[in-house]
The prediction has a mean pLDDT of 89. c-di-GMP-I riboswitch aptamer from Salipaludibacillus keqinensis, 88 nucleotides, folded computationally.
């Protein structure tokens, strides 16, 4: 160095929910706040899931129903990148 992940050391993120904000709306940020995370860092490349302004199609024209991401998730699964530490 590669791989690996310890009843180890330094730490580090930061669920849920609450408050504000932006957004049609999934959700984002930011402040609290910790459920967990050895990549819970970063990347939307492939699979999922989530929403559905817009656009299509119906309709009992009823502001309804349905179909689709260019929105959105990396704390959903992969891949692609980078990286603390050093037991076994």
């Nucleotide at each position: 160095u590669g791989u690996c992940g310890a009843c180890a050391a330094u730490g580090g993120c930061a669920a849920a929910u609450c408050u504000a904000u932006u957004g049609a709306a999934a959700a984002a940020u930011a402040g609290a706040g910790a459920u967990g995370c050895a990549a819970a860092g970063c990347u939307a490349c492939g699979g999922g899931u989530c929403u559905a302004a817009g656009g299509g199609a119906g309709a009992a024209c009823g502001g309804c129903u349905u179909c689709u991401a260019u929105g959105a998730u990396c704390g959903c699964c992969g891949g692609g990148u980078u990286a603390c530490c050093g037991a076994a």

Taxonomically the source falls in Salipaludibacillus (Bacteria, Bacillati, Bacillota, Bacilli). The model forms 95% of the base pairs in the Rfam consensus. Its Rfam family is "c-di-GMP-I riboswitch aptamer". Gene Ontology term of the family: cyclic-di-GMP binding.